A computed fold for a 149-nucleotide RNA from a soil metagenome, annotated as c-di-AMP riboswitch aptamer (ydaO/yuaA leader). Rfam family: c-di-AMP riboswitch aptamer (ydaO/yuaA leader). Rfam describes the family as follows. This family represents a conserved RNA structure found upstream of the ydaO and yuaA genes in Bacillus subtilis and related genes in other bacteria. The sequence is in RNAcentral, with records from MGnify. Its mean pLDDT, the model's own confidence on a scale to 100, is 77. Of the family's consensus pairs, 96% are formed in the model.
RNA sequence: UGCCGAAGUUGCAGAGAAGUCUGCAACGCGGGGGAACCACAUGUCCUGACUUUCGUCGGGACACGGGGCGCAUCGUUUGGCUGGUUCAGCCAGACGUAGAACACUUCCAGUUCGAGCCCGUCAGCUAACCUCGUAGGCCAACAGGAAGG
Repeated sequence: UGCCGAAGUUGCAGAGAAGUCUGCAACGCGGGGGAACCACAUGUCCUGACUUUCGUCGGGACACGGGGCGCAUCGUUUGGCUGGUUCAGCCAGACGUAGAACACUUCCAGUUCGAGCCCGUCAGCUAACCUCGUAGGCCAACAGGAAGG
């Protein structure tokens, strides 16, 4: 001078030699809860009936409940662990992928990310209303091409 992110600005008070730090408040920005109306009515496996098929309805067994912030979802596969070992869950990898970032914007190209944390059996949407956050982490030479501004 800038980047990711909601995470900034101002005022007051205190500490300090100062840069600044801490607390409170307001504004700004961001999140959660919360009517009516509307929407929804767990998943997997086994099995019976119907159906040209997709599928629909019923019965049984099992459990790994559900939700929030965030771009960070989903699939295949390798190894290990757990359990009734067809199957499913957890841990660690590999390859992809929804999605996301890259210095005014868009397109193209290229390079990366595709995590983590929280609530605690509970929450769809949601006016009024209630409530919470305002962190943290990075870059150091100039940040590709085209068009527009």